Model confidence (mean pLDDT): 78 of 100.
Glycine riboswitch aptamer from Brevundimonas sp. SH203, 98 nucleotides, folded computationally.
Of the family's consensus pairs, 90% are formed in the model.
Lineage of the source: Bacteria > Alphaproteobacteria > Caulobacterales > Caulobacteraceae > Brevundimonas.
[in-house]
RNA sequence: AUCGCUCUCGCGGGAGAGUUCGGGGACGGGCGACCGGCUUCGACGCCGAAGGCGCAACCGCCCCGGAAACGCUCAGGCAAACGGACCGCGACAGCAUA
Numbered sequence: 001a002u003c004g005c006u007c008u009c010g011c012g013g014g015a016g017a018g019u020u021c022g023g024g025g026a027c028g029g030g031c032g033a034c035c036g037g038c039u040u041c042g043a044c045g046c047c048g049a050a051g052g053c054g055c056a057a058c059c060g061c062c063c064c065g066g067a068a069a070c071g072c073u074c075a076g077g078c079a080a081a082c083g084g085a086c087c088g089c090g091a092c093a094g095c096a097u098a
Stems, first nucleotide, its partner, number of pairs: 001097002004095003008091006018044001020043006027036003045078003051074001052072003058066002
């Protein structure tokens, strides 16, 4: 110096599936029966793209090892927001190459 890879950070993009049902709590509205959102507990249904686990095409002579956006749904999630695999750009550092 270079393009490539990795970690971290910043910015932008970023899917799916319940604003389901029942109980409790405090609050607000209403003269009242009652209604409303919030929160919490439970039931049923559902989703896959944090994490986790499984299969293994493939890399690898073998062993060891690596390995999916596939499968499971433990965890997580099912209005918006947050989060979000992954993608793009930028910065620091490391590796590699010349």